Bacterial RNase P class A from Balneolales bacterium ANBcel1, 390 nucleotides, folded computationally. The organism belongs to Balneolales, within Bacteria. The RNAcentral record of the sequence draws on ENA. It is recorded under the gene name rnpB. The coordinates come from a structure-prediction model, not an experiment, and the mean pLDDT is 76.
[in-house]
This record gives sequence, structure tokens and C1' cells, in this order.
RNA sequence: AAGGAUUGCCGGGCAAUCGCUCUUCAAAGCCGCUUGCGGCUGCGGAGGGAGGAAAGUCCGAACACCAGCGGACACCGCGCCCCGGGAAAGCCGGGGAAUCCCGCACAGCGGGAUAUGGAAAGUGCCACAGAAAACAGACCGCUCCGGUACGCCGGAGUAAGGGUGAAAAGGUGGGGUAAGAGCCCACCGCCCGUUUCGGUAACGGAACGGGGCAAGGUAAACCCCGCGGGGUGCAAGGCCAAGCAUGACAGUGUGCCGUCCGCCACAACACUGUCGGGUAGGCCGCUCGAUCUCAUCAGUAAUGGUGAGACCAGAUAAAUGGUUGCCGGUUUGUGUCGCCGCCUGUCGGUGCACAGAUCACAGAAUUCGGCUUACAGGCAAUCCUUCCUC
Repeated sequence: AAGGAUUGCCGGGCAAUCGCUCUUCAAAGCCGCUUGCGGCUGCGGAGGGAGGAAAGUCCGAACACCAGCGGACACCGCGCCCCGGGAAAGCCGGGGAAUCCCGCACAGCGGGAUAUGGAAAGUGCCACAGAAAACAGACCGCUCCGGUACGCCGGAGUAAGGGUGAAAAGGUGGGGUAAGAGCCCACCGCCCGUUUCGGUAACGGAACGGGGCAAGGUAAACCCCGCGGGGUGCAAGGCCAAGCAUGACAGUGUGCCGUCCGCCACAACACUGUCGGGUAGGCCGCUCGAUCUCAUCAGUAAUGGUGAGACCAGAUAAAUGGUUGCCGGUUUGUGUCGCCGCCUGUCGGUGCACAGAUCACAGAAUUCGGCUUACAGGCAAUCCUUCCUC
């Protein structure tokens, strides 16, 4: 210097101009009355205005309402051990165990990954290739038998050899056999059980006994085991409340039936008044909080303590944007341009200038702590590989 890995941070900048939303100061106007206050509109000025994930809504909480303090099913999530952190978590840090992968100077060491209970309860699936992908299987080969036109064909046996595959049902040697095979045996390996030793534990070692080996993979497939979860989410929830319609009550008027007549009362209708529920609409919830920044101390770290300072969106059809200029990044093209290289060309690389295009993922909606997923480009630190120079 180039390339790569991990971690952390940033994630276009500046200016002008036209807007949007919120807060605050406030000209002016309107309304109300208790006459100097309250409410509404609001010129203009000042200030704030998306993210590291605002996303998925998976986990843990705050807050609110419903249920009610028993249980079960369904559904969802989680699953090695110890210690620490944290409000808590299925989260974070440190150390360790097991399995797998990589490297090396290979009895071991170093690095990385792990959603790390169960595949000898059951079901499903295992692409392509291959004869066969699971209570196995006969394509080639091998062996025996039968046939033969002497090229071979058919049947049976065989998993030792070949071939296919990510994966083909322990390994070596011997016996055995027509050929073979845990078919039998020895050793190694494996599985199960018991005991014991080391370790806080996960787990590891050893001994004894049993088993010819019966357990291919997959559980982020269903499922089984263990543990956890009452439900719904700020459209929670609370307050005020127009018009129209409706309900209740009161008053006034008209007035059906019933009565010998009259009056009162009783149905219904109209009007007026009061009240209730409730809609539009408005207000609260609403953003000051396990908050953020800096310094310092403790700690390997996660994190915590102390001190100082800061206030950092609150919209409701939903603001946070548009245009222009300059700069920056990426990319394409052009050049009487410069440099380098060779295969000397209508060449390649690189620099410069000009012109064009383009600027990652994505956008708050009650609020926090996590996890996961998406992300052009840039910066920093540590480590690895290669090359160059001293």
C1' cells in the first nucleotide's frame, strides 16, 4: 500500500427562497359578561421538529380498562452449567462443559460457531444422482444351478469389492462358506446398567456386569418432556357536549270512550320548560423519563456510584417538505489534455477538466428496556494475508 475479518461510530454538508406543524411573545379584530377580566381568530417576531433501525410486534415492563384470586384444553414463547449485572426478561457480561468447523510446529495448542431437553414413543420428509433413501436394497461384480446358436441368457444366493450420493446400516485380523456376511471368534470402537473418583455444577475419568450392534439424518417438521404466559391495548380510558331524532317528568291547550247532565280525572295530539342517555365536535391522557450529555471513580466487562449541565416532535388524515446554487460521494460519456505500460493500437490503466444521471434501508403516533430483520457509502480501532521500502 492492497485485500479481508470483527467491533464501535456516522449515515450527505452549507446557503438562499417558498411552505407545513407545535410552543411562546404578541399587533389587530370578534364575542361574553361580573366592566376589567375571560374566550376565539390570529398579521408579525423568536424557538423546537424522525430513526439506528421509527420496521417485525417476538420477549420483558409502566399505564389503563375488563375478568376475579380454582382447574383444564387450545395457542404462543423458551430449553447446557456456575457467578455477576439489571426493574424485569426468553436480555447483557465473565468463566466453564459438550458437539461441530478451521489452522498449526498435532498425546496437544490456538481461533470460530452453536435454538445445546428428547430421533431405542409415534407420524411425516430426505432434492439431484443412484438398482436401492430405510422393519433395507441386487446396477456392475462374485458364487452356484439350468440353458446356449459359445456372443451370452434366465433363476437363486451374496452387502466383502466397484459405482451414485450430503448420507448406503461399525473397523482390523482370523475362522467359516459355493461365494459371502457379527454368521462365529480375538482386539479396538459403540450402546445400556451399577459402583466409584474428580468437579459447586454442566460434565469428565475408571472399574464391573450385560448387549453382536438392535439407535442413518431431520424436532427453527408435527410431536413428546419440562418451564412460563388471565384477556385487551392510548381506537386503552376519563371529562365537556351543539343540531336533529328519541326517552322521562311538569305545565298549558284541544279532546275519544264511559256518564241522565255538568265539572275533575283517565287515551292521544300540539306547544313550552327541565332532566337523562348518546352522536358530531372539543379537552385531558400526551410526553420529565428505569431520560440525555460531559467529567470522574469502582469493576476484566456488563454495569453502577458521584458531580455539573440540558429539555430534545407531539400531529389526528396525520407536519418534519419543495425549488435553486455551491461542495461531497457513486457512475456514464467526451477531450488537439498530462503521466505510465506494453502486444505500438480507433489499445489498456490512471490523473485532470467539462457535461449528464443518481444519493442506502426506511419514516414517529402512549412510553420505556431488549431481541430479530433491512441497509448505498464513509470513518476509527484491533487482528490476519500478500507485496514494497528502510